Record summary: A computed fold for an 84-nucleotide RNA from a Phycisphaerales bacterium, annotated as transfer RNA. NCBI's taxonomy places the organism under Bacteria, Pseudomonadati, Planctomycetota, Phycisphaerae, Phycisphaerales. Rfam family: tRNA. By type it is a transfer RNA.
C1' cells in the first nucleotide's frame, strides 16, 4: 500500500426498511430489609444550565443527501483482522 469489520453513557452492548439516541446487562447513588454486611426489594442514573417545569446539546472528527441520519455518500482519524 490494498481488502474487509468496528468506533454510541463509567463499562459492556441495542437500535439494519432512514422515523422518540442510549433498550438490556453490569456498575453506581438514595432509601427499605439486617445487631453489622452480603442477597433481595424499590426508585434514580448521557451531558450542560435550572429549584422545578423545561430548553440546549449529544452516536470518533468534518461535510453532504433527505422533511427526517448511529443508520445512506465524501473526506479524515483510531482499533482489529486479512492479503501482499
Nucleotide at each position: 500500500g490494498c481488502c474487509c469489520a468496528g468506533g454510541u453513557g463509567g463499562c459492556g452492548g441495542a437500535a439494519u426498511u432512514g422515523g422518540c439516541a442510549g433498550a438490556c446487562g453490569c456498575g453506581c447513588u438514595a432509601c427499605c430489609u439486617u445487631g453489622a454486611g452480603g442477597u433481595g426489594g424499590u426508585a434514580g442514573u448521557c451531558c450542560u444550565g435550572g429549584a422545578a417545569a423545561c430548553a440546549g446539546g449529544g452516536u470518533g472528527g468534518a461535510g453532504g443527501u433527505u422533511c427526517g441520519a448511529g443508520u445512506c455518500c465524501u473526506c479524515u482519524c483510531c482499533u482489529g483482522g486479512g492479503c501482499a